[in-house]
RNA sequence: GAAGUAGGCUAGGUCGUCGCGUACAGAUUGCUCUGUACGAGGAAAGUCCGAGCUCCAUAGGGCAGGGUGCUGGGUAACACCCAGUGGGAGUGAUCCCAAGGAAAGUGCCACAGAAAACAGACCGCCAGCCACUGGCUGGUAAGGGUGAAACGGUGAGGUAAGAGCUCACCAUUACCUUCGGUGACGAAGGUAGAUCGGCAAACCCCACCCGGAGCAAGACCAAAUAGGGGAACAGAAGUGGCCCGCUUCGCUAUGAUUCCCGGGUAGGUCGCUUGAGGUGUGAGGUAACUCACAUCCCAGAGUAAUGACGCCACCUGUUAGGGAUUUGCGGACGAUCCCUAGCAGGGACAGAACUCGGCUUAUUGCCUACUUCGGCU
Numbered sequence: 001g002a003a004g005u006a007g008g009c010u011a012g013g014u015c016g017u018c019g020c021g022u023a024c025a026g027a028u029u030g031c032u033c034u035g036u037a038c039g040a041g042g043a044a045a046g047u048c049c050g051a052g053c054u055c056c057a058u059a060g061g062g063c064a065g066g067g068u069g070c071u072g073g074g075u076a077a078c079a080c081c082c083a084g085u086g087g088g089a090g091u092g093a094u095c096c097c098a099a100g101g102a103a104a105g106u107g108c109c110a111c112a113g114a115a116a117a118c119a120g121a122c123c124g125c126c127a128g129c130c131a132c133u134g135g136c137u138g139g140u141a142a143g144g145g146u147g148a149a150a151c152g153g154u155g156a157g158g159u160a161a162g163a164g165c166u167c168a169c170c171a172u173u174a175c176c177u178u179c180g181g182u183g184a185c186g187a188a189g190g191u192a193g194a195u196c197g198g199c200a201a202a203c204c205c206c207a208c209c210c211g212g213a214g215c216a217a218g219a220c221c222a223a224a225u226a227g228g229g230g231a232a233c234a235g236a237a238g239u240g241g242c243c244c245g246c247u248u249c250g251c252u253a254u255g256a257u258u259c260c261c262g263g264g265u266a267g268g269u270c271g272c273u274u275g276a277g278g279u280g281u282g283a284g285g286u287a288a289c290u291c292a293c294a295u296c297c298c299a300g301a302g303u304a305a306u307g308a309c310g311c312c313a314c315c316u317g318u319u320a321g322g323g324a325u326u327u328g329c330g331g332a333c334g335a336u337c338c339c340u341a342g343c344a345g346g347g348a349c350a351g352a353a354c355u356c357g358g359c360u361u362a363u364u365g366c367c368u369a370c371u372u373c374g375g376c377u
Stems, first nucleotide, its partner, number of pairs: 001373009012312002015310004020039008041349001045360002048358005053214004065210005070084005085099001086097004100205002105203002107199003122144002124140007152170006171195002173192008218270004228261005238254005277296008314346013
């Protein structure tokens, strides 16, 4: 210098003017004005996990359904985080893993290939028979060929030819013992010819966990109008019916007026921001994290305010001036770097709506440590 890997910080300003929102105080009475204080994020986003909170449901247990799945720890909890184990990728720093069971059962394994799983004979090899350079029967998984994957590997014995058929060594698996580790697991030794394909983000089996809906949750206050219940007026009058016409009496139904009660709606208040909270110091722990002390209060509204300009700072480019360095010495040109001044440009992703802990995604600038390669001294 190039290419990477991991981690961390930051997201312009204690500035000025104006504008916007909320709260408080004051002035005006009505819709304003004045003052003071405060006013987005690291992701406020996706709404993917886990909780708080609220209401509903709920004896206990089981079935069904869903989720999680190496070990230890952290946490209110988690599918998150930390530290490890095992496996895989990379030259490496480092990264990735949904990582229980395929030796309980069922199922699937394209194409190619003879055969894709209690095996199997296409070529080849061997034996026998027919027969005459071919056919039939049987044996054989050593050799060839196919495939992502073909039923351990090397050597010797053995055989008609072969084969864990037998033996030695190596590998794997299961079991046993010892040692180390809290544990996952690791190391060493032994026994068994046991040699067993893969897929469980296929069904399934095993272990553990899980009620539902969500702040439009929910609680309280509460109009107008129209319904519901009751009372008064009222043992009244009017109208209709019992009754074909008229009238009277009786019974019954009903309207209007006033008041009360109750439910819901509009609207209002609460929920609402002091919280598993932030910052600093100290202590414990490898770490995640925890504890102690001190200190701070940091948007809470309703379709919803948080902006504009100037100045300063920062970054990039360019121009001018000055300075430094430039491999024998001195000088010139050029180059590189620094300072000052001017001009031009730039500042991303994004936008709280009950609140937290995570994950994921978007995105600006910078710093630190480490790795590999190249060059120079």

Overview: The RNA shown here (Bacterial RNase P class A) has 377 nucleotides and comes from a Pseudomonadota bacterium. It matches the Rfam family "Bacterial RNase P class A". By type it is a ribozyme. The source organism's lineage runs through Bacteria, Pseudomonadati and Pseudomonadota.